[in-house]
Context: one part of a larger RNA
């Protein structure tokens, strides 16, 4: 000098665009953040209104609505965090032994049956969470049968395996089954690169390799049995510490050094540890089971919970925001669609946290006014500065108009941007420094005191170095200090 996710002190007018828990991966009250489909299926209210009534009620509309349940798809995306990890984790370049819902293209099908079960009703248990028994019922839920070009197994003999309907304006459309290819996504393997310590030198028994088997979508000590005794290591094994990695960011002429906030890609994690289930895909943040710690409810028998989602609270800290609006746009899930959901997202709020832009007036004005300060008492300086005179109205303010972002429609933003009119210099300047380095000097006070200080140093009675004042210098809605990097 440049830089920062900064903080602190003093000060503070406006706008645009960004950014905003770096610390306790500490604990969390409350609300919301993942639903949707009646064009898969069987059930099915109530309020209210109308009519009738034997005043008990009944019937119709509400309404096949609300609603829960079975079933399908989605909750593996999106969003957060960086604890762990020095690793095929990441980056880059290759590889073969794999899977892939939805999507695209092709081929062939979609026949005929069956038995259940939730919801519901009845009964029972429980404080609750919820659970149990009996009975009824549907399906695109479940199970046989038939068929099988292609498919799978076997290895030439053969064996095995599927399906579901819905809707229609009757044209179709959406589904379903098997299989081939593609696309996309994912799993696996390898070469090279990837922090520090030798005051870490030896490490390793599933260890290294082979055979056989198991397991997996798939290769493989991934696992098991048997056999062999290997494998790694000063080109740094092992161990210890630290750390998510990258595109990039900062700095620097570059080489390099430091960093990895925001944005994007990959990885890992979801109270701590372990486990599998479902599924095309998870070993699953707002799913399940077990154990643990913690919190809450309890009728003491037993239950419930997981903000490193968005807000918000306590705590920690030098320090970091609203319990906001909308699905209008972009995108996502479901649905044939209408649409519903979406704290993703788009916006708004707060903060000079940063960058950029603008303003706080302009011209004229010498009696060089008053006041202040200095003085050698003549004057000098503040200083064209002020006042005065003549103008202007950016920004802010008030009133009126008013887009684009949206396509025929739909605008949270929005008292929007922008435009016009109006009024009035009106509402808008500070901070640090002034001995040298280093731009900027005098007086008073103090008297090695009080203090100052980045360094050199300064202060013990004339201090340009402390405190104040006048004056000056530098930056400016900021200025300085501290911390950190080059």
């Nucleotide at each position: 000098g440049a830089u920062u996710g900064a903080a602190c002190g003093c000060u503070g007018g406006c706008g645009g665009c960004a950014u905003g828990c770096c610390u306790a991966a500490c604990a969390c009250a409350u609300g919301c953040a993942a639903g949707u489909c009646g064009a898969a299926c069987g059930c099915g209210a109530a309020a209210g209104c109308a009519c009738c009534u034997u005043c008990g009620g009944g019937u119709g509309c509400a309404a096949g609505u609300a609603g829960a349940g079975u079933g399908g798809c989605g909750g593996a995306c999106g969003g957060g965090u960086g604890a762990g990890u020095a690793a095929c984790g990441c980056g880059u370049g290759g590889g073969a032994a794999u899977c892939u819902g939805u999507c695209c293209a092709g081929u062939a099908g979609c026949u005929g049956g069956g038995g259940a079960u939730a919801a519901c009703u009845c009964g029972a248990g429980g404080a609750a969470a919820c659970u149990c028994g009996a009975g009824c019922u549907a399906a695109u839920a479940c199970c046989g049968a038939a068929u099988a070009c292609g498919c799978c197994c076997u290895a030439u003999g053969g064996g095995g395996g599927a399906a579901a309907g819905g809707u229609u304006u009757c044209g179709g459309c959406c589904a379903c089954u098997a299989u081939u290819g593609g696309a996309u996504g994912a799993g696996c393997c390898c070469g090279c690169g990837u922090c520090a310590g030798a005051u870490u030198a030896g490490c390793u028994a599933g260890u290294u390799g082979g055979u056989a088997g198991g397991g997996u979508a798939a290769u493989g000590g991934c696992c098991u049995a048997c056999c062999a005794a290997g494998g790694c290591g000063a080109u740094g094994g092992u161990u210890u510490g630290u750390a998510g990695c990258u595109g990039g960011u900062c700095u620097g002429a570059g080489a390099g050094g430091a960093c990895g906030a925001a944005c994007a890609g990959c990885c890992a994690c979801a109270c701590u540890g372990g486990g599998a289930c479902u599924g095309a895909g998870a070993u699953a943040u707002g799913g399940c089971c077990c154990a643990g710690a913690c919190u809450c409810c309890u009728a003491c028998g037993g239950g419930a919970g997981g903000c490193a989602g968005c807000a918000g609270u306590g705590g920690g800290g030098a320090a970091u925001a609203u319990u906001g609006g909308a699905c209008a746009a972009u995108g996502g899930g479901c649905g044939a669609a209408a649409g519903c959901c979406u704290g993703a997202u788009c916006c708004a709020g707060c903060a000079a946290u940063g960058c950029c832009g603008c303003g706080u007036g302009u011209g004229u004005g010498a009696a060089g006014a008053a006041g202040g300060c200095c003085u050698g008492c003549g004057g000098g300086u503040u200083g064209u500065a002020a006042a005065g005179c003549a103008c202007u109205u950016u920004c802010a303010g008030u009133u009126g108009g008013g887009a684009a972002g949206a396509u025929u429609a739909u605008g949270a933003u929005g008292u929007u941007a922008c435009c016009a009119a109006c009024a009035g210099a009106a509402g808008a300047a500070g901070c640090a420094c002034c001995g040298g380095c280093u731009a900027a000097c005098u007086c008073c006070g103090u008297g090695c005191c009080a203090g100052u200080a980045g360094u050199u140093g300064u202060g013990g009675u004339a201090a340009u170095a402390c405190g104040g004042a006048g004056g000056g210098u530098g930056c400016a809605a900021g200025c300085g200090u501290u911390a950190a990097u080059c």
This is a predicted structure of a 486-nucleotide part of an RNA (small-subunit ribosomal RNA, 5' domain) from a metagenome. It matches the Rfam family "Bacterial small subunit ribosomal RNA". Gene Ontology terms of the family: structural constituent of ribosome and ribosome. Model confidence (mean pLDDT): 85 of 100. The RNAcentral record of the full RNA draws on SILVA.